[in-house]
RNA sequence: ACUCGUGCCGGCGAGUAUAAACAGGCAAUUAAGCCGGCAGCGUCCGCCUCCUAUGAGGCGGGGU
Numbered sequence: 001a002c003u004c005g006u007g008c009c010g011g012c013g014a015g016u017a018u019a020a021a022c023a024g025g026c027a028a029u030u031a032a033g034c035c036g037g038c039a040g041c042g043u044c045c046g047c048c049u050c051c052u053a054u055g056a057g058g059c060g061g062g063g064u
Stems, first nucleotide, its partner, number of pairs: 001016005006039006033041001044061007
């Protein structure tokens, strides 16, 4: 310097061309992603649709 840990800002951590992780410890929650704020992307619950269905999409609610 770059990349990654959902996005932005601030931080923390890791890696070196890869995209992962044990990032103070323990416990709980079906699950909840490193931390705070904002978000509500992912995730969870309910309903509906498409469909060869193991798969995809939509709406509502909730919010570690």
Annotation
The RNA shown here (Pistol ribozyme) has 64 nucleotides and comes from a bovine gut metagenome. The model forms 95% of the base pairs in the Rfam consensus.